[in-house]
Context: one part of a larger RNA
RNA sequence: UUGGGCGUAAAGAGGGAGCAGGCGGCAAGAUAAGUUUGAAGUGAAAGCGUGGGGCUCAACCCCAUACAGCUUCGAAAACUGUCUAGCUAGAGUACGAGAGAAGUGAACGGAACUCCAUGUGUAGCGGUGAAAUGCGUAGAUAUAUGGAAGAACACCAGUGGCGAAGGCGGUUCACUAGCUCGAAACUGACGCUCAGUCCCGAAAGCGUGGGUAGCAAAUAGGAUUAGAUACCCUAGUAGUCCACGCUGUAAACGAUGAGAACUAAAUAUUGCCGCGAGGCAGUGUUGAAGCUAACGCAUUAAGUUCUCCGCCUGGGGAGUACGAUCGCAAGAUUGAAACUU
Numbered sequence: 001u002u003g004g005g006c007g008u009a010a011a012g013a014g015g016g017a018g019c020a021g022g023c024g025g026c027a028a029g030a031u032a033a034g035u036u037u038g039a040a041g042u043g044a045a046a047g048c049g050u051g052g053g054g055c056u057c058a059a060c061c062c063c064a065u066a067c068a069g070c071u072u073c074g075a076a077a078a079c080u081g082u083c084u085a086g087c088u089a090g091a092g093u094a095c096g097a098g099a100g101a102a103g104u105g106a107a108c109g110g111a112a113c114u115c116c117a118u119g120u121g122u123a124g125c126g127g128u129g130a131a132a133u134g135c136g137u138a139g140a141u142a143u144a145u146g147g148a149a150g151a152a153c154a155c156c157a158g159u160g161g162c163g164a165a166g167g168c169g170g171u172u173c174a175c176u177a178g179c180u181c182g183a184a185a186c187u188g189a190c191g192c193u194c195a196g197u198c199c200c201g202a203a204a205g206c207g208u209g210g211g212u213a214g215c216a217a218a219u220a221g222g223a224u225u226a227g228a229u230a231c232c233c234u235a236g237u238a239g240u241c242c243a244c245g246c247u248g249u250a251a252a253c254g255a256u257g258a259g260a261a262c263u264a265a266a267u268a269u270u271g272c273c274g275c276g277a278g279g280c281a282g283u284g285u286u287g288a289a290g291c292u293a294a295c296g297c298a299u300u301a302a303g304u305u306c307u308c309c310g311c312c313u314g315g316g317g318a319g320u321a322c323g324a325u326c327g328c329a330a331g332a333u334u335g336a337a338a339c340u341u
Stems, first nucleotide, its partner, number of pairs: 003313004007295002012309001014200004021193003025087002028084004033080002035076008049065006090190001091187003095182004102176007109153001114148007124135002161168002205246006214240002219235004257308006265286009290297002314341003323334004
């Protein structure tokens, strides 16, 4: 490679947009490139294949014959392709409603922590398994009033909602994006997937400049202990926050790629429609057939099929070395072999 696979055994790219490529709805006509078919030419000999024959068999030898492919000329028109003119069930536009922590920016709010000032007040506070370091007669802790600053938004809150994923939660305003339902006016296959490419991408980390209340790597001290470079305690710097730029990784998980069609039900919940029965779109639970090594999955499939992409091929060596690309660096991406078992 073929084959077989990818929830948990190796394997779905963190997510999207999308060019090339691959694949593509219904019906009519044309064409004849693919396709099917006929004929001719070529297909050297030997060999191979098939059917016979000869050495007692066989090897061996002899005879006959066939195939693929290519070229030319015809034929067919179902399917694929191409062209022409159409359709509306896919897709989209416009219209009428609707829900939402979807994004960006600005303004504002209350609770709490800390700090500052002042009043009251006096000897403790704090902390732990127990303590100590620490704070406190220079008046702490507690309590009251006023002020400052930063960060996060209790209740509502939900097996709830939104977003492609990462993720998103106080309130208001502005701007922006997507989705659902209803109705059926318009376009008329405009679609699906997507190597490369481009964009987004938690936390930590990096650069420049701000900010710093709380928390807190590092660090210091106190304990514990045989030791204690820890767990516990008291402090505490980067960081956490903001702006701009970089990094590009995570158990980036549903460990489950995207799209389409089909295949019992029951129940809960969110949104829209309907007087209602119920319908559509999501989110859960339980379960039929079926699938699965089992666990389990089961109309939100891991069932039955189709299209396209990504990935896997024993363990270790190793996500290492080398090279290349990217990065300020940290490092990231790509990614072996010897050897060993």
The part of an RNA shown here (small-subunit ribosomal RNA, central domain) has 341 nucleotides and comes from an uncultured Erysipelotrichaceae bacterium. Its Rfam family is "Bacterial small subunit ribosomal RNA". Its family is annotated with ribosome and structural constituent of ribosome in the Gene Ontology. The coordinates come from a structure-prediction model, not an experiment, and the mean pLDDT is 87.